This is a predicted structure of a 76-nucleotide RNA (transfer RNA) from a Pseudomonadota bacterium. It matches the Rfam family "tRNA". By type it is a transfer RNA. The RNAcentral record of the sequence draws on ENA.

RNA sequence: GGGCGCGUAGCUCAGCGGUUAGAGCAAGCGUCUUAUAAGCGCUAGGUCGGAGGUUCAAAUCCUCCCGCGCCCACCA
Numbered sequence: 001g002g003g004c005g006c007g008u009a010g011c012u013c014a015g016c017g018g019u020u021a022g023a024g025c026a027a028g029c030g031u032c033u034u035a036u037a038a039g040c041g042c043u044a045g046g047u048c049g050g051a052g053g054u055u056c057a058a059a060u061c062c063u064c065c066c067g068c069g070c071c072c073a074c075c076a
Stems, first nucleotide, its partner, number of pairs: 001072007010025004018056001027043005049065005
């Protein structure tokens, strides 16, 4: 340098044009317990990596940029 994939909650991920963006774990509160843990219930936490475009409507499609990973090429 070329190709492919990924980027969504603190972490691991789902969601692949259409009602309000979700789950598990973690966190906080309550319940239970002599107490802690586990269990059960509740709550909070996101402008979906950034910018632009297409569309009535974009996390989702297109372009560019940024970051990460894999493969190839080049140099040494």

NCBI's taxonomy places the organism under Bacteria, Pseudomonadati, Pseudomonadota. The prediction has a mean pLDDT of 83.